Source information:
This is a predicted structure of a 253-nucleotide part of an RNA (large-subunit ribosomal RNA, domain VI) from an uncultured Coriobacteriaceae bacterium.

Context: one part of a larger RNA
RNA sequence: CGCAAGAGGGUUGAGGAGACCCGCCCCCAGUACGAGAGGACCGGGGCGGACGGACCUCCGGUGGCUCGGUUGUCGACCAACGGCACUGCCGACUAGCCGCGUCCGGCGCGGAUAACCGCUGAAGGCAUCUAAGCGGGAAGCCGCCUCCGAGAUGAGCCCUCUCUUUGGUAAGGGCCCUGGUAGACCACCAGGUUGAUAGGGCGCAGGUGCAAGCGGGGCGACCCGUUCAGCCGAGCGCUACUAAUCGCCCGAG
Numbered sequence: 001c002g003c004a005a006g007a008g009g010g011u012u013g014a015g016g017a018g019a020c021c022c023g024c025c026c027c028c029a030g031u032a033c034g035a036g037a038g039g040a041c042c043g044g045g046g047c048g049g050a051c052g053g054a055c056c057u058c059c060g061g062u063g064g065c066u067c068g069g070u071u072g073u074c075g076a077c078c079a080a081c082g083g084c085a086c087u088g089c090c091g092a093c094u095a096g097c098c099g100c101g102u103c104c105g106g107c108g109c110g111g112a113u114a115a116c117c118g119c120u121g122a123a124g125g126c127a128u129c130u131a132a133g134c135g136g137g138a139a140g141c142c143g144c145c146u147c148c149g150a151g152a153u154g155a156g157c158c159c160u161c162u163c164u165u166u167g168g169u170a171a172g173g174g175c176c177c178u179g180g181u182a183g184a185c186c187a188c189c190a191g192g193u194u195g196a197u198a199g200g201g202c203g204c205a206g207g208u209g210c211a212a213g214c215g216g217g218g219c220g221a222c223c224c225g226u227u228c229a230g231c232c233g234a235g236c237g238c239u240a241c242u243a244a245u246c247g248c249c250c251g252a253g
Base pairs, nucleotide, nucleotide: 001151005162006161007160008159009158010157011156015148016147017146018145021049022048023047024046025045026044027043033038051105052104053103054102055101059099060098061097062096066092067091068090069089070088071085072084073083074082075081108144109143110142111141116136117135118134119133172250173249174248175247176192177191178190179189180188197243198242199241200239201238202237203236204235206232207231208230213226214225215224216223217222
């Protein structure tokens, strides 16, 4: 921009994409078959591999400033704390993101067929699955499954809202702002005081691992008590303290 009013929702499905895998064990049954050796079809049950999707409860990674330990040096001294040294080095680690983790998937059914197996059956008094006609028959084909999907210009359908004249309005949408389940930008989504959207505060979960100060002990390094302390990002709640103010614009026969 189009879809001949403008909006907000919901759908149909033309079409497209994805998926489609395999093995082993057990029962039937040591049965059918076979002289024996051997050893099934059909049907049923279980386990697994690879692959794929989703997720983070568990397990395991990462987690550049969350906690702790520690070396050198600097901030006159002690202590405490901080800067720099690859995050100085090292040990742990929430959320998030992940796999090595967890859950799920391939089932099954229908249709038309291939090779192939048939029925009926002439040409050709027989025979013949084929010439007319009719069945069966694959991990393959078309559906059934999952996802996208009306620019499907063939522009579909349904529900609801607005409204009758030149007013810069209606329904509705946007700008702007707080943000994230979203994201390169845009878009999308949650919110904007009639408010829990983000920050802060409070509580909880969780992580580190027992702070400082003081008391006690030891010649001392240091140890013990106060102390499951102290500190702390993203998680879960509560709370208007702070910021989403006030507004403006677009938008119908």
The coordinates come from a structure-prediction model, not an experiment, and the mean pLDDT is 88.
It was read from a public genome assembly.